[in-house]
Large-subunit ribosomal RNA, domain VI from a Synergistales bacterium, 263 nucleotides, folded computationally. Its mean pLDDT, the model's own confidence on a scale to 100, is 87.

Context: one part of a larger RNA
RNA sequence: CGUAAGGUAUUUGAGGAGAGCUGUUCUUAGUACGAGAGGACCGGAAUGGACGAACCGCUGGUGAAUCGGUUGUGGCGCCAGCCGCAUAAGCCGAGUAGCUAUGUUCGGAACGGAUAACCGCUGAAAGCAUCUAAGUGGGAAGCCGCCUCCAAGAUGAGAUACCUUGUUCGCAAGAAAUAAGACGACCGGAAGACUACCGGAUAGAUAGGUCGGAGGUGUAAGCGUUGAGAGGCGUUGAGCUGACCGAUACUAAUACGUCGAAG
Numbered sequence: 001c002g003u004a005a006g007g008u009a010u011u012u013g014a015g016g017a018g019a020g021c022u023g024u025u026c027u028u029a030g031u032a033c034g035a036g037a038g039g040a041c042c043g044g045a046a047u048g049g050a051c052g053a054a055c056c057g058c059u060g061g062u063g064a065a066u067c068g069g070u071u072g073u074g075g076c077g078c079c080a081g082c083c084g085c086a087u088a089a090g091c092c093g094a095g096u097a098g099c100u101a102u103g104u105u106c107g108g109a110a111c112g113g114a115u116a117a118c119c120g121c122u123g124a125a126a127g128c129a130u131c132u133a134a135g136u137g138g139g140a141a142g143c144c145g146c147c148u149c150c151a152a153g154a155u156g157a158g159a160u161a162c163c164u165u166g167u168u169c170g171c172a173a174g175a176a177a178u179a180a181g182a183c184g185a186c187c188g189g190a191a192g193a194c195u196a197c198c199g200g201a202u203a204g205a206u207a208g209g210u211c212g213g214a215g216g217u218g219u220a221a222g223c224g225u226u227g228a229g230a231g232g233c234g235u236u237g238a239g240c241u242g243a244c245c246g247a248u249a250c251u252a253a254u255a256c257g258u259c260g261a262a263g
Stems, first nucleotide, its partner, number of pairs: 001153001005164007015150004021049007033038001051107005059101004066094005071086006111145003118138004167176003181259004186200004206252003209248005215241003222235005
């Protein structure tokens, strides 16, 4: 821009893409077959490999400042207690959320249709024979469906429901302000390079804060007590705590701007 008014939501599916793998064991059955050695078709069940998708309850990884320990040095007058620097973490031990695989769950199937090679039925030409000439069956991991995803620019532009379909100027062409609605700006996001997408916007839990909880760390400071001291013990599973789960309008989503409907 188009889809002959402007919108919001839900969809159909022309068409396209993906997937499509396979082993072993048990059973049928030591049966059929075979002198024996050996050893099935068909059917049923179990369990793997590789590949793929999703997810983070489990097992782990990461987790840059969540907790703790600690060396050197500088600082807060000193002690104590803290802070800076030593990496763009000083080093070390753990670790929430998120993201993850080596972790977990699931997938290939089954079924239907038309067929290939091939196997048939009926059957003449050609009194026989013949799967073929008329007619008619079976038959593959392959083909078309079935499964998953995209999809009406499918210009052949589809369908359904609902919302607004009013006004002004102009001879007309057209212009203007609006409606439903949309966008910007605003608060944000398991969305994201940007954009896009999704949520919220006071009749509000969108983010922050606060409060409670989970999880993490591992017993804070101060005081008491004990020890010559380093230190120990008690108060104390204490104190602290990013992303997690809730509650709560305390703070910020203000004010506002732009676009946007007819033959």

It matches the Rfam family "Bacterial large subunit ribosomal RNA".